The prediction has a mean pLDDT of 82. The RNA shown here (small-subunit ribosomal RNA) has 1443 nucleotides and comes from an uncultured organism. Its Rfam family is "Bacterial small subunit ribosomal RNA". The sequence is in RNAcentral, with records from Greengenes.

[in-house]
């Protein structure tokens, strides 16, 4: 400053930021009569004369001479102003502008100061008169007229000019002052006043003349206020590098007020520039203003000072002044008038209009102030100024009330419903009176102007004029003080409320609508949307948007940076420039200081003061860090001059190297000719092919060619500025180093431009070519394979000559000098001492290449005397990520391509160190039926089972990779059963509370009607009816039961991603953690890492950790041996009775069993291995040996796993229906697909006959014996048993013996049909069994694919839940018989620990990259089209200067 919402007063500023677009209308500059000449009217009185009425001199008309109006208004000469004062920033990067200096190169109207004049005289032009032209504008003949207009003459000084000196002075042209001589050049009156004397008169006066005051002429000088010059400052842009011809400079001349190339003639060829010329772009400029601690950033609105414009360009002119905002001429463009021939006009002045924008005021009063312009003045002019009007646009300031008033009215908001909060808030009571209204006073803003008087000047004067005092009258547009009057009356809103940032709830919404400055919020429990209620900021505003600074040290002067985040140029050499060793003199620029002058007022600040205060305004002060200049000073840096050696250099003796460049030389290898010798095959990979080979390949000898690179030595070893250099000789030639101290005397360091070198790969020409090998040809892999792997093979690699100029050209660390109390070690290359000499050693010292690491540094990683450490000295570069080291320009380059190098548009990040995970077709170590080694299965068939799909009125829901599918469901005919269907019913409901009506209304049995039943509805009968009292006649009363109602009940409705419990997975894997300590800015790490060893983070050892806990282990249960104790219903050895037998009887506790409570196993003992460990082998001994077997027992944690249909629950929903009752069907449907079994397919087998051995478990609405019937299933029957006593209850698999003899069978049993049993209210949908028949697929199962390491697997039977029944081949559980195989860890899955990589963290099922559609935005190019602004050539040329 604008919008948004809202608006009570004042006071003081303030207001077209865009269209320097274009304007209608009024108004912004005029004045003087005391410089001049003319000179009205309007109205008023009114003559002469006219006419008309009549009273005969009077009225009325007409009339207009005259006077007043008026010498006025009004044009006109002339003078002074108009060049100020107002407005705006368009152009202009310097002819501006700020400071500071000069002018010896300059001007100046009005003021003021000096000391002079001011005289004689003429001849016009306007206005006016006349005629004329033209529509106007306005012009034009002719004639007459004044002046302070406008000429001439006279006078002439210190003005000016020549001449030709003297003194002084300075800054270089000079400048001042002084005296002669000779030329040139003024002038204008007005208006007043006088006592004499003069002239003249028309007799009113006029004028000499003295006087006053104004004015005028030429000087001089001074104030002010102006030209001009210098010097420093005073934007971006180098992708603008070169620009200049009047151009630089001279000489002479015009020209100006005055220098200059200002112009113009002629010489001469200069002059600017990297300290950034020219060029392009942008910009008024300064005092100041924001805004920042400072330095600094930004910006120049209001005031105040300079510039510049004035519709756009151009030109004079008149004037002290102007090339002029409301003057003149020309030219455009444009608007207006026109008779079409001409003419006007110019708001960037105040109002004000349209237009333009997001936006910005009255066509207001008033000259009362204050300032100007004229005039002697009165006074006239003044949109300057004074006010005042709009706008919360800013700043201040005041109010919208004050005080009491409940444990708290109402509303409303919230709530666990109990209450909270609004909230003393308000109503009510008491008070006060600001501002806003009503009515009134006051010369507060007034100073001045101007009679009278009075003093002083001036003069002859008491005149007049001036100046001072004095003050009859008088002058206010607006404004303001004070007084009175009424009365809470007429005055509160806005934003926000998740962090950040003060402030919270409930409701709507439902990734929608919608928020949001950053983060981010919204997918049904939003403190973030949107509304309410609360609350928090600020207040006549309050809140967005917009700029500027700040924060940001995020352009680092003060005060940054470059190993790895941006960021040292590929290296040197080097110009300019910067910075530079010791000691001395001198100077004083720089640098101290101490004056001077200036830094204009305002503004900032201090102090005081006026407006009640503030804001505002005044005073006075400090300030203005600057700039120019005198003095002093002399350590430092700098000039200048002399010294000097330690810096660097030079020389002299040594002494290392793959440092360089040429010429030559050599062996190896390899290819390739030729020739022997050989004969199938090579040759190559993973395996292969493709090539090569009998026309003789490969391998081997021989002799010959060829090019190209130099094995071993050779090495974190040399050498070089850096690229980089590797066989041996030679020749040339660069530099390093060490020792001497001989020379020279700072000669140095860095380096912007610039030169020069600069791998590979590419170009250019010629030359060379064995080997390798881009491209390309085959072969192979492979979905593909324009790759990786083979086989060939072209350019190129090589040389010679010229180009290219770039790499991860790196140590990702520019050159160079100094220093560091932390040093160790090792490698080259020298010197020196030590020793008689010499090697060798050892020690000293110098340069050079490395590794370790201390202080420091550093974000860490890490560097650390070779710093990335601590300090100079120069250059280079960086400043979020894409876009892009790209495009356009410009330069190099044959050409690829290089150098330099943006912007639009776009994300909110890109980045860098470490850290914890997690992951890997990384790595090590370690386990597990993982996988090998077996055993048996599955997948192929037939049926049962659940899943899927499909059907269906309806097949109820729900589990879906492992970890859903014989899973919820330990039992779907009806029930269950479900909002699954279909049809009937019911409505406080089948199930709960609680209060209410009602009164005995109720209940039970039995009956009737309707009906599939539920249920509705009729009615009779019969019993029953509670509690207290009771005289048994009944009263009472309403707590069971029922009824009426009303709250409310129900919901297997949703949401398991709102949840709780439970539960399944990894996984019974060996892991998770914690305290204290100590490392690390930190996240975190240690500890839990390492050696060992173990199922085990189990043990021990070592150790910045020491200890702790949840897990492991153990501690329970069950089983395996013994003891001890106990003996029914279990048992029988020995005794003794009885049977046809039988522990059946008496008895026994020896034994089995039974079930209680103990022992036992602990690596404890013994060799050995092993750190004197911890454990691990071995072995006794023992029922059992290293956890004996088995079970129960699941850390932190994962999976938004699963479950709202076990419960339990927040939100939502539904209430005559989604709740409840019933009948019937459905959950069992069947082209197909898939899990989980079952039963086989056979002889290790089926029938069949004989005959043995368990364990666990169940049983009263039960189990149910013997006996009988039945081919059986089952019936009858009913002893026994609430069970170690009875029953279920026959165990099979095995034995023993027959029989089949390899078939779809005496295998196998599916499917039908018959008849039938059993349970049940009922077996059709839709049960189980039995008997008889029927005899169906299948002859060991592809791919794949589960389980099991011992009482395991495999294989055989038995019980039980749940159950009337039963689909059980399924779940849980017994117990018989009983194996093979492995002692290994390459692989496959998974796990546990260390490391290592990451760009992953929703974590590999993750992360990401390229094409492509479509549609949009933005750039670059683009055949063309079309504008704008510079700028160069030539043509025509308007007005106007000069000539």
């Nucleotide at each position: 400053a604008a919008c948004g919402c809202u608006g009570g007063c004042g006071g003081c500023g303030u207001g077209g930021c865009u269209a320097a677009a274009a304007c209608a209308u009024g108004c912004a500059a005029g004045u003087c009569g005391a410089a001049c000449g003319c000179g009205a009217a309007c109205g008023u009185c009114a003559a002469a004369a006219u006419u008309a009425g009549c009273u005969u001199g009077c009225u009325a008309a007409u009339g207009g001479c005259g006077a007043c109006a008026a010498g006025u208004a009004g044009a006109g000469u002339g003078g002074c102003g108009a060049a100020a004062g107002g407005g705006c920033g368009a152009g202009g990067a310097a002819u501006g502008c700020u400071u500071g200096a000069g002018u010896a190169a300059c001007g100046u109207a009005c003021c003021c100061c000096u000391a002079a004049c001011u005289c004689a005289g003429g001849g016009a032009c306007a206005g006016c008169a006349u005629c004329g032209g033209g529509a106007a504008a306005c012009c034009g003949u002719u004639g007459u007229u004044a002046a302070u207009a406008c000429c001439u003459g006279a006078u002439a000084a210190g003005a000016c000019c020549a001449c030709a000196g003297u003194a002084u002075c300075g800054u270089a042209u000079g400048g001042u002052a002084c005296a002669g001589u000779g030329a040139u050049c003024a002038a204008a009156g007005g208006c007043g006043g006088g006592g004499a004397c003069c002239u003249c008169u028309u007799c009113g006066g006029a004028g000499g003349c003295c006087u006053g005051u104004u004015g005028g002429u030429a000087a001089g000088g001074g104030a002010g206020c102006g030209g001009c010059c210098c010097a420093a400052g005073u934007g971006c842009u180098a992708u603008c590098a070169g620009c200049u011809u009047g151009u630089u400079g001279g000489u002479g001349a015009g020209g100006u007020a005055a220098u200059g190339g200002c112009u113009c003639a002629c010489c001469a060829a200069g002059g600017c520039u990297a300290u950034g010329a020219c060029g392009g772009c942008u910009a008024c400029c300064g005092g100041g203003a924001c805004u920042g601690a400072g330095a600094g950033g930004u910006u120049g609105a209001c005031c105040c000072g300079g510039c510049g414009c004035a519709u756009c360009g151009g030109g004079a002119c008149u004037g002290a002044g102007a090339c002029a905002c409301u003057g003149c001429c020309c030219g455009g463009a444009c608007u207006c008038c026109u008779a079409c021939g001409g003419g006007a006009g110019g708001c960037u002045g105040c109002a004000g209009u349209a237009a333009c924008g997001a936006a910005u005021a009255u066509u207001c009063c008033g000259c009362a102030a204050u300032g100007g312009a004229c005039g002697a003045a009165a006074g006239u002019c003044u949109g300057a100024c004074g006010g005042a009007g709009c706008g919360a646009c800013g700043c201040c300031g005041c109010g919208u009330g004050c005080a009491g008033g409940a444990g708290g009215a109402a509303g409303c908001c919230c709530u666990u419903c109990g209450g909270g909060g609004u909230g003393u808030a308000a109503a009510c009571u008491g008070c006060u009176g600001u501002c806003a209204g009503g009515a009134g006073c006051u010369g507060c803003c007034a100073a001045g102007c101007a009679a009278u008087g009075a003093g002083c000047g001036c003069u002859a004067a008491u005149a007049u004029c001036g100046c001072u005092c004095u003050g009859c009258g008088u002058u206010g547009a607006g404004g303001a003080u004070c007084c009175c009057c009424a009365g809470a009356g007429g005055a509160a809103g806005u934003c926000a409320c998740g962090g950040c940032u003060a402030a919270c709830u409930u409701c709507g919404u439902g990734c929608c609508a919608g928020c949001a400055g950053c983060c981010g919020c919204g997918g049904u429990a939003a403190u973030a949307c949107g509304a309410a209620g609360g609350u928090g900021g600020c207040a006549a505003g309050c809140g967005u948007u917009g700029u500027u600074c700040g924060g940001a040290a995020u352009c680092a002067c003060u005060g940054g940076g470059c190993u790895u985040a941006a960021a040292g140029a590929g290296c040197a050499c080097g110009u300019a420039g910067g910075c530079g060793g010791a000691c001395u003199g001198c100077c004083a620029a720089g640098c101290g200081u101490u004056g001077u002058g200036u830094g204009a007022a305002a503004u900032c600040c201090c102090u005081c003061g006026g407006c009640u205060c503030a804001a505002c305004c005044g005073a006075g002060g400090a300030a203005c860090u600057g700039c120019a200049u005198g003095g002093c000073g002399a350590a430092c840096u700098g000039a200048c001059a002399g010294u000097c050696u330690u810096g660097a250099g030079a020389c002299a003796g040594g002494u290392a190297g793959g440092g360089g460049u040429g010429u030559g030389u050599g062996g190896a290898a390899c290819u390739c000719u030729u020739g022997g010798u050989g004969g199938a095959g090579c040759g190559g990979u993973g395996g292969a092919a493709u090539g090569c080979g009998u026309a003789g390949a490969u391998a081997u000898c021989a002799a010959g060619a060829g090019g190209a690179a130099c094995g071993u030595c050779g090495g974190a070893g040399g050498c070089g500025a850096a690229g980089g250099c590797g066989a041996c000789a030679c020749a040339c030639u660069g530099g390093g180093c060490c020792u001497g101290a001989u020379c020279u005397g700072a000669c140095g360091c860095u380096g912007a431009g610039g030169u020069g070198c600069g791998a590979a790969a590419g170009c250019u020409a010629g030359g060379g070519u064995a080997g390798c090998g881009a491209a390309c040809g085959g072969g192979a892999u492979u979905a593909g394979a324009u790759a990786c792997c083979c086989c060939g093979g072209u350019a190129g690699u090589c040389c010679u000559a010229g180009c290219c100029a770039u790499a991860a050209a790196c140590g990702a660390u520019g050159u160079c000098c100094a220093c560091u109390u932390a040093g160790a070690u090792c490698g080259a290359a020298g010197u020196c001492c030590u020793u008689c000499u010499g090697a060798c050693a050892g020690g000293u010292u110098u340069u050079c290449g490395a590794u370790c690491g201390u202080a420091g540094c550093a974000a860490a990683a890490g560097u650390g005397u070779u710093a990335a450490g601590u300090g100079g000295a120069c250059c280079g570069c960086c400043u979020g990520g894409g876009g892009a080291g790209u495009a356009c320009g410009g330069u190099c380059g044959c050409a690829a391509g290089g150098c330099u190098a943006a912007a639009a548009c776009u994300c909110a990040a890109a980045g860098g160190a470490a850290u914890u995970g997690a992951c890997g077709g990384g790595g090590g170590c370690u386990c597990a039926c993982a996988c090998a080694a077996g055993c048996g299965u599955u997948g192929g068939a037939g049926c049962a089972u659940g899943u899927u799909g499909c059907u269906u009125a309806a097949u109820u829901c729900g589990a879906u990779g492992c970890a859903a599918c014989g899973c919820g469901a330990a039992g779907a005919a009806c029930c269950u059963u479900a909002u699954c269907c279909u049809g009937g019913g019911u409505u406080u409901g089948a199930c709960a509370u609680a209060c209410u009506u009602g009164g005995a209304u109720a209940c039970c049995u039995a009956c009737c009607u309707g009906g599939a039943a539920a249920c509705a509805g009729a009615c009779u009968a019969g019993g029953u009816u509670g509690c207290a009292c009771u005289u048994c006649g009944g009263u009472g009363u309403g707590a069971a039961a029922c009824u009426u109602g009303u709250a409310c009940a129900g919901g297997u409705g949703c949401u398991g991603c709102a949840u709780g419990g439970c539960u399944g997975u990894c996984g019974u894997c060996a892991g998770c953690u914690c305290g204290u300590g100590u490392c690390g800015u930190g996240a975190g790490a240690u500890g839990u890492u390492g050696g060992g060893u173990u199922a085990a983070g189990u043990c021990c050892c070592g150790u910045a950790a020491c200890g702790a806990g949840c897990g492991a282990a153990a501690c329970c249960c069950u089983u395996g041996u013994c003891g001890c104790u106990a003996g029914u219903u279990g048992c029988c050895a020995g005794c003794g009775a009885g049977u046809a037998a039988u522990g059946u009887c008496g008895g026994g506790g020896a034994c089995u069993c039974u079930a209680g409570c103990g022992a036992g196993a602990c690596u404890g003992c013994c060799g050995g291995u092993g750190u004197u460990a911890a454990a691990c082998c071995g072995g006794a001994g023992g029922a059992a040996g290293g956890u004996g077997g088995g079970g129960a027992u699941g850390a932190c944690g994962u999976c938004a796993a699963g479950u709202c249909c076990u419960c339990a629950u927040g939100g939502c929903c539904u209430u005559u229906a989604u709740a409840c009752c019933c009948a019937g069907g459905g959950c069992u449907g069947c082209a197909a697909a898939c899990g989980u079994g079952c039963u086989a397919c056979a002889a290790u087998g089926a029938c069949c006959g004989g005959u043995a051995c368990a364990a666990a478990c169940c049983g009263a609405c039960g189990c149910g014996a013997g006996a009988c019937c039945g081919u059986g299933a089952g019936g009858u029957g009913g002893a026994g048993c609430a069970a170690a006593u009875c029953g279920g209850a026959g165990a099979a698999a095995g034995c023993c013996g027959g029989c089949c003899u390899u078939a779809g069978u005496u295998c196998g049993g599916a499917u039908u049909g018959a008849a039938g049993u059993c349970u049940g209210c009922a077996a059709c949908u839709c049960g189980a069994c039995u008997u008889c028949a029927u005899g169906a697929a299948g002859u060991u199962g592809g791919a794949a694919u589960c389980g099991c390491u011992a009482g395991u697997a495999a294989u055989c039977g038995c019980g039980u839940a749940u159950c009337a029944g039963c689909u059980a081949c399924g779940a849980c559980g017994c117990g018989g018989u009983g194996a093979a195989u492995g002692u290994g860890u390459u692989c496959c899955u998974g796990a546990g620990c260390c490391u290592u990589g990451u760009a992953c963290a929703c974590a590999c099922c993750g992360c990401c990259c390229g094409u492509c559609a479509a549609g949009u935005c933005a750039u670059g190019g683009a055949a063309g089209c079309u504008g704008g602004u510079a700028g160069c050539g030539c043509c025509c040329g308007a007005a106007g200067u000069c000539g």